Large-subunit ribosomal RNA, half A from a Chthoniobacterales bacterium, 1642 nucleotides, folded computationally. The sequence was found in a public genome assembly. Lineage of the source: Bacteria > Pseudomonadati > Verrucomicrobiota > Spartobacteria > Chthoniobacterales. Its Rfam family is "Bacterial large subunit ribosomal RNA". Rfam links the family to the GO terms ribosome and structural constituent of ribosome.

Context: one part of a larger RNA
């Protein structure tokens, strides 16, 4: 190291709990607000940071009524109190109620400033304080009042409990009105009048008493349910939309006006008529009213008339209060004994019940507590019923036809909208324009018009109930949840936190009965932790606390391990350990074997996912159709809404509206068991000789988000952002120094006069050169950075179109833009936030327990159709037919394929013969000749062909017949998947007769097939796995060892051929034909190889051998005018040939077996290896065995079918049992049978003698599971039968949480730098002190603002935080700290710009904007030194001033103030000079001091003073003598009175004030301030000297940064002033360096 086991750790799963949540019923209530809401801020408590309450009367305050013993909230604790003279607390009624908010005296950044009047308090007197009022709008009344006589408009006053603003993200009306989506694209259409805005109202809202509905024998207001009906109808007649009348129900309610007329009154004028206003009438369709006439039950009376009364009815006005809420009472019955810590469990005997809901008590309590049934209550407030009072309405008839019965209407045209209706035939409603009636002998309607007929009476209004919703309050239930659940949110939750905002949005639940929360000792650092000791029933219940699972991480024990190749296991198994045994651990060695999902033709694949572990995580629910199963009833079946009763989310009955179904045919008229077609049928087509309707369960489609996650976008007349960045407005800042030297001017020359030259002065420039500043040119670094854009180095601008502060403005199909699609908060070819939304998604990914039966397919055809779908093929499952099915066989057809053929069509070779034609030769023309030229037709011969046939097969298709009962066919009906397909054989097609190519056909296998082979190998060979077996048989294949089984035979091979190819070779073995040979051959070996002649030409030369031409002869046994080597050419050497010698074979060529070459890659090589040669290689034969999940044997399981047999029955079947055949591989998909989980119901049981759960031991079952010893744990649970589901996890680049690997790795954030000593301390590289070095120093010093909010300063403290440490800190605790008339703001102004009374405009919100009134960045405006704290000072102190009020007292002089007009003035640009000035700094001089001993120095030396006031005296003053005193770590350290002490020169110069030149882009308002003028008022002015007042709000600290913006104690970023000295030609540039500050947290 592994495995196992023990024993911890770390983590929080589970189990058990619930204070929170969540749906639903029933009742109430449905507002609150100028008498200040809601909702906040600050406050409030002895001690208080939160949350609750309350508001300066502040965890309270009075009063009345409950109730009674304790009590000062959550919340402990102390310290104080309160309470039977009734406290806390609970409940009506009051008082208080800071400030912000409609917020309303004016203004503002909410909770702030700042005011006017009136009174009061106080003060000499201002100041100050305290009540109380004071916004707009409207509306009533008055009372002034313009242009303008009257009049009006407008102002003023008074008056109102008049309006606003919040609420529930709900209901209701209404005005404005999308997109995504659907249509598989899209536009009409859908989503959808939804979403969203806005406007206004109620508890409801709206509608609402017919100018209706309809066609009946008619109904009679509106609203709601059930039906009618997915029907009529509308629709690119597409996807989709969609009624109305009738019927059953629920409630139920009907009226007032205006008008005719009269009558009063008041106006006007035309004097008899209008008009106004008020009372009377009067209110409708079978037309009704006025108007006219008749009438009338009682009483009274002024008697032809008026008044009242009786009766009905009421929604108005009041009475009254049954009764009900808002506090509460009364309320019955148990005890013991064991066990336990503790009894309610358990046994034992009792009681109570109109009370056995429920809670709680140390374990499960009807009798112990709170409660429950039952009854029984209110001073005070509120709601409110029958009832009754007032008021108010209603009631006869009849003539006649005179009046009246809603007008810019109704209707018409065009547009347009809404009606279920999309323009349509399109009525009807409404609205825009424009046109424009009638008057009851009228008008509107009935779906275009017109007719008849019928309803009805528009242009004027109120009107309950029945519905519809729930912020909330009360009471109760849940087959809801149970802390990754339920709300987000059980807890200080809309909180930390993130975001400029609009917004977004967490986590985090248990200790025990009781804190009895560990006193005391000990270690340890007076720490954290630990051990002892106590408490407790238990402390492994100790607050990091119930149980405490796993991933992980430790410690101990037992076995193993350091030649060893392993998907980590599985089957054999020695040893060894523990064990009384059964059994248990561990495992040397062999044997076999490449995870898992997904996606695919096909994955170890190097294709996808997933780090582990534990939790959550996905076909659901409604409705409407249809099938199957299973009840009920049946030619009938079944209700719906409501309604009754009722133990009340239940149940029971009751309701027949209404649907299906019983009768069909047809386009319809219509007919009808038939009808239609037809002129008819012995004809066709649909139908009839019936079975349906309804519950529950189950498949499946549709419509819904619709199995679950995922989108890039699209709308929104919905918002949020110009704090970044673009441009703008407004107001203020910055820009070292050097150069250059336009115009102009003056001087001087020159010219007639200019002109022009010089020479000075001047000081211009989108000049030059360069710092600050502001950009970003190249380059390296950096890239999990120091940094979500930066460092260095280098570079561009740098007086301008410059660069910046602060305040503004301008925005989302919009802004801005010196134009890059740049920017608009780290986000831009349409920000960002919400919402429509759970948009869509033919795409991709995931889909969770177990078994059994059967099982595919990757084809067709159609497709804006190719990765999708939809029919058809090909599975499954239930019913039906009942021999039809594959297959044999035997017959009988059709056919034009392979072969084959050339008769056609082509095509392609030779030969003949040959028409034409070439070329020669002839040739005046005809005519001709020759041809080794071409050559059609034609013949012979020998061919070729997918689009050739004169012929033609096997196969295979089709029919007939016989066999053939097959888990065969066939039909109907439910449910799918599937349409990506590979390989290899064969038969083609395209390629190149290339491809692991591609497209067909045809077969098989593989997909979805495991097992033996082939070394490993989806598709090759073999063979189809139901389970078991320490059995036998074989099949491909094997048979030397690895390795089960022959070291068999006969031959061939020599190459390791075996176990690469064209081509190449005297490699061998077989079979064949030839040719030389004993008349001597091939081969060696000895000898020859000559002559003419150097053949002839060429040639410098060619002599056998450059080359060309001939190639003879002679002599021989034979010898070439030479095969080769050579040589300038000659020589030379060889060969051919000849003889000699040898003595038997010798060569050629063809067939055919097996082998050789050919043959070169990369870490070391393979026929699987080893290795093997008469094999273990190749051929050949012969007989053994070997070999599989194949058969066969034994046994078990199950699934059809049958057979026989029991029990059950609605007589359809169900269940079992015993036999017998035949099965039982298996994605996708079908069907079936179960396990398991949380809950209910009902019935049965376990538990403190210990339940869930967690750890485990040992058993059962075919599985999913189930039971269990021990142990832990401390209260609930578990089986049988049913039932209802948030119902099973390994995977979605899941989602939350823990814990891991990388890893003790990388890195600890500017390379300016540290060492040593000393103190503190347990401990010191880091903290303090000295002393060294080292860095910055136009900063890395200092002072402001902006912008954080206590970081500031003491004491303590060390757990986190510090990139280590850490006694330290900007951390944590306590505790302290910011002081103004003059600084800065307000109380003055006023700019951009914002709001804005009236107005003006606009569907609505709302825009614009006058008079106002806000708004620095900018005008206006009085303080200066010293001193002092730990910590603040122009703030306090000391001195010495100044403003402005007020008052006093003395003086003086004519003015002084407030309004209001007029004017001046405030008041301003850039660039560049002059003059003043004199902060500072330098340098001298002087004065002090320091050296002396030791290195330099003896001077130009270090250090430090040379300061203010004042005419002057003086004073003050480093420093020196001195040394009271005081403190002390005992070394020092302080230091009072007094003494004495130098003060002057020169150079540079900054703020700042004044005054010039020049240019041109002409450079802010307004108020204090001043003059004059007018009204008002009336000694206030003004000078001294006193005296008094002077209000808020900021002040600490940091501020180029550890405190601000950047997620950080982050190499960025951040406006404004001062900024010393030597050196370099200047400087704020660069080096060094003073003050002062660091040394960059390892």
């Nucleotide at each position: 190291a592994g495995c196992a086991c023990a024993u911890g750790a770390a983590g929080g799963a589970u189990g058990c709990c619930u204070u929170g949540g969540u749906g639903c019923c029933a009742g109430c209530a449905g507002g609150c607000g100028a008498u200040g809401a809601a909702g906040g801020a600050c406050g409030u408590g002895a001690u208080a940071a939160g949350c609750u309450g309350c508001g300066a009367u502040a965890a309270g305050c009075u009063a009345c009524g409950g109730g009674g013993a304790g009590c000062g909230g959550c919340a402990a604790a102390u310290a104080c109190g309160c309470u039977a003279u009734a406290a806390u607390c609970c409940g009506u009624a009051g008082a208080u109620u800071u400030c912000c908010g409609a917020a309303u005296g004016g203004g503002a950044u909410a909770a702030c400033c700042c005011g006017g009047c009136u009174a009061a308090a106080g003060u000499a007197a201002u100041g100050u304080u305290u009540a109380g009022u004071c916004a707009c709008c409207g509306c009533u009344g008055u009372u002034u009042g313009a242009a303008u006589a009257c009049a009006u408009a407008g102002a003023a006053c008074a008056g109102c409990a008049g309006g606003a603003g919040c609420a529930a993200c709900a209901c209701c009306c209404g005005g404005u009105g999308a997109a995504g989506u659907g249509a598989a694209a899209c536009a009409u259409c859908u989503c959808a009048g939804u979403a969203a805005c806005c406007g206004g109202a109620g508890g409801a809202a709206a509608a609402g008493a017919a100018a209706g509905c309809g066609a009946a024998a008619g109904c009679g207001a509106u609203u709601c349910c059930g039906u009618u009906a997915g029907u009529a109808g509308u629709g690119g007649c597409g996807a989709g939309c969609g009624a109305a009348u009738g019927c059953g129900g629920a409630a139920c309610a009907g009226c007032c006006c205006a008008a005719a007329c009269c009558a009063a009154a008041g106006g006007a004028c035309u004097u008899g008529u209008c008009c106004u206003u008020u009372g009377g009438g009067g209110u409708u369709g079978u037309a009704g009213g006025a108007c006219c006439c008749c009438g009338a039950u009682c009483c009274a009376u002024u008697u032809u008339g008026u008044g009242g009364a009786u009766a009905g009815g009421u929604a108005g006005u009041c009475a009254g209060g049954a009764g009900a809420u808002u506090a509460g009472g009364u309320g019955a019955a148990g005890c013991a004994u064991a066990u336990g810590g503790a009894a309610a469990a358990a046994u034992g005997c009792u009681c109570c019940a109109u009370a056995g809901a429920g809670g709680g008590u140390g374990a499960c309590a009807g009798u112990c507590c709170c409660g429950u049934a039952a009854c029984c209550a209110a001073a005070a407030a509120u709601c409110a019923a029958g009832u009754g009072a007032c008021g108010c309405c209603u009631a006869g008839g009849g003539a006649g036809u005179u009046c009246c019965u809603g007008a810019g209407u109704a209707a018409u045209g065009c547009c347009a909208u809404u009606c279920a209706c999309g323009u349509g035939a399109a009525a009807c409603u409404u609205g825009g324009c424009a046109u424009g009636a009638a008057u009851c002998g009228a008008c509107g309607g009935a779906g275009a018009c017109c007719a008849c007929u019928c309803c009805g009476u528009a242009a004027g209004g109120c009107u309950a109930a029945a519905u519809a919703c729930u912020c909330g309050c009360u009471g109760g239930c849940g087959a809801c949840c149970g802390a990754u659940a339920g709300u987000g949110a059980a807890c200080u939750a809309g909180u930390a936190c993130c975001g400029c905002g609009a917004g977004g949005g967490a986590a985090a639940g248990g200790u025990g009965a009781a804190a009895a929360g560990a006193a005391c000792c000990g270690c340890g650092a007076u720490g954290a932790g630990c051990g002892g000791a106590g408490u407790g029933a238990a402390a492994u219940a100790g607050u990091a606390c119930c149980u405490g699972a796993a991933a992980u991480c430790a410690u101990g024990u037992g076995c193993u391990u350091a030649c060893a190749a392993g998907g980590u296991g599985u089957c054999a198994g020695a040893g060894c350990c523990c064990g009384c045994a059964a059994g248990g651990g561990u495992g040397a060695u062999g044997g076999c074997g490449u995870g898992c999902c997904u996606u695919u033709u096909g994955c170890u694949u190097a294709a996808u996912g997933a780090g582990u572990c534990u939790g959550c995580g996905a076909g659901u629910u409604a409705g409407u159709a249809u099938c199957a199963g299973u009840g009920g009833c049946a030619a009938g079946u079944c209700u719906a809404a409501g309604u009754c009763c009722u133990u009340c989310u239940g149940g029971g009955a009751u309701g027949u509206a209404g649907g299906c179904g019983a009768a069909g045919c047809g386009a319809a008229a219509g007919c009808g068991a038939g009808u239609c077609c037809g002129a008819a049928a012995u004809g066709g087509a649909c139908g009839c000789c019936u079975a349906g309707c309804u519950g529950c369960u189950g498949g499946u489609a549709c419509u819904a988000g619709a199995c679950c996650c995922g989108a890039a976008g699209c709308g929104g007349a919905g918002g949020u952002g110009a704090u970044c960045u673009a441009c703008c407005c407004a107001u203020g800042g910055u820009c070292a120094g050097g150069u250059u030297g336009a115009a102009g001017u003056c001087u001087c020359g020159g010219u007639a006069a200019c002109a022009c030259g010089a020479g000075a002065u001047g000081a211009a420039g989108g000049a030059c050169c360069g710092a600050a500043c502001c950009g970003g040119u190249g380059a390296a670094c950096g890239u999990u950075g120091a940094a979500a854009a930066g460092u260095u180095c280098u570079c561009g601008g740098a007086u301008g179109a410059a660069c910046u502060g602060u305040g503004g403005g301008u925005a989302g199909g919009a802004g801005c833009g010196a134009a890059a699609g740049a920017c608009u908060a780290a986000u831009c070819a349409a920000a960002c936030c919400c919402c429509g939304u759970c948009a869509u998604a033919g795409c991709u990914g995931g889909u969770u327990c177990u078994c059994c039966c059967c099982g595919a397919a990757a084809u067709c055809u159609a497709u804006u159709g190719a990765g999708g779908u939809a029919g058809a093929g090909c599975c499954u499952u239930g019913c039906g037919u009942g021999c039809u099915g594959a297959c044999u066989u035997a017959u009988g057809g059709a056919g034009g394929u392979a072969g084959a053929g050339c008769a056609c069509u082509g095509g392609a070779u030779g030969a003949a013969c040959u028409a034409g034609g070439g070329c020669c030769c002839a040739u005046a023309c005809c005519a001709g000749g020759g041809u080794a030229c071409c050559g059609a037709a034609u013949u012979c011969a020998a061919u070729c062909a997918a689009a050739c046939u004169c012929c033609g097969a096997a196969u295979g298709c089709c029919a007939u017949a016989a066999g053939g009962u097959g888990a065969a066919a066939c039909g109907c009906a439910g449910g799918a998947g599937g349409c990506a397909g590979a390989a290899u054989g064969c038969g083609a097609g395209g390629g190149a007769u290339a491809a692991g190519c591609u497209u067909c056909g045809u077969a098989u296998u593989c997909g979805a097939g495991a097992g033996g082979g082939a070394a490993a190998c989806a598709a090759c060979c073999c063979a189809g796995a139901u389970c078991a077996g320490c059995a036998g048989c074989u099949a491909a294949g094997g048979u030397g060892c690895c390795u089960a089984a022959a070291u068999a035979c006969c031959g061939c091979u020599u190459a390791g051929u075996g176990g690469a190819a064209a081509g190449g070779a005297u490699g061998u073995g077989a079979g064949a034909u030839u040719a030389c040979u004993u008349a001597g051959a091939c081969a060696g070996u000895g000898a020859g190889g000559a002559u003419g002649u150097u053949g002839g030409c060429u040639u410098a030369g060619a002599g056998g051998c450059a080359g060309c031409c001939a190639u003879c002869a002679u002599u021989u046994a034979a010898a070439c005018a030479g095969u080769g080597c050579g040589u300038a050419a000659u020589a030379g050497c060889u060969g051919a040939c000849u003889c000699a010698u040898c003595g038997a074979g010798u060569g050629a060529u063809c067939u055919u077996g097996c082998g050789c070459c050919g043959a070169a890659a990369a870490u070391g090589a393979u026929u699987g290896g080893c290795g093997a040669u008469c094999a273990a290689g190749c051929g050949g034969u012969a007989u053994a065995c070997c070999g599989a999940a194949g058969c066969u044997c034994u046994g078990g399981a199950u699934g059809c079918a049958u057979u026989u047999u029991u029990g059950g029955u609605u007589c359809g079947c169900c269940a079992g049992a015993a036999g017998u055949g035949c099965g039982u591989g298996g994605u996708a998909g079908g069907g079936g049978a179960g396990c398991g989980u949380u809950c209910u119901u009902g019935g049965u049981g376990c538990a403190u003698u210990g339940a869930a759960g967690c750890c485990a031991u040992g058993g059962g079952g075919a599985a999913a599971c189930c039971c269990u010893a021990g142990g832990u744990g401390g209260a609930g649970u578990g089986c049988c039968a049913a039932g209802a589901a948030g119902u099973g996890a390994g995977g979605a680049u899941g989602c939350a949480g823990a814990c891991a690997u990388g890893a003790g790795u990388a890195g600890c954030g500017a390379u300016a730098a540290g060492c040593c000593g000393g103190g503190u301390u347990g401990a010191a590289u880091u903290c303090c002190c000295g002393g060294c070095c080292g860095c910055c120093g136009u900063a890395a010093a200092c002072c402001c603002a902006a912008g954080g909010u206590u970081u500031c300063c003491u004491g303590g403290g060390g757990a986190a935080g510090g990139u280590u440490c850490g006694u330290c800190c900007u951390c944590c605790c306590a505790g302290g700290g910011u002081u103004a008339g003059u600084c800065g703001g307000a109380u003055c102004c006023u700019a951009a710009g914002g709001c804005g009374a009236g107005g003006c405009c606009g569907a609505a919100g709302g825009g614009c904007g006058u008079a106002g009134u806000c708004g620095a960045u900018g005008g206006a405006c009085a303080g200066c030194a010293g001193g002092u704290u730990a910590a603040u000072a122009u703030u306090c102190c000391u001195g010495c001033a100044c403003c402005g009020a007020c008052u006093u007292u003395g003086g003086u002089u004519a003015a002084g103030u407030g309004u209001c007009a007029u004017g001046a003035g405030g008041a301003c640009a850039u660039a560049u000079g002059u003059u003043a000035g004199g902060a500072g700094a330098a340098g001298g001089g002087c004065c002090g001091u320091c050296g002396u001993u030791u290195g330099a120095a003896a001077g130009u030396g270090g250090c430090g003073g040379u300061u203010u006031c004042g005419c002057a005296a003086g004073a003050u003053g480093a420093c020196a003598u001195g040394g009271a005193g005081g403190c002390u770590u005992c070394g020092g350290c302080u230091g009072a009175u007094a003494u004495g002490g130098a003060u002057u020169c020169u150079u540079c110069a900054a703020a700042u004030a004044a005054u010039g030149u020049a240019u041109c882009g002409a450079g802010a308002a307004a108020a204090g301030u001043c003059a004059u003028g007018g009204c008002a008022u009336g000694u206030u002015c003004c000078c001294a000297a006193g005296g008094u007042c002077g209000u808020c709000c900021g002040u600490a600290c940091c501020g180029u940064a550890a405190a601000c913006c950047g997620a950080c104690a982050c190499a960025g970023g951040u406006g404004g002033g001062u900024g010393g000295g030597c050196a370099u030609g200047a400087a704020u540039a660069u080096g060094c360096u003073c003050a002062g500050g660091c040394g960059c947290g390892u």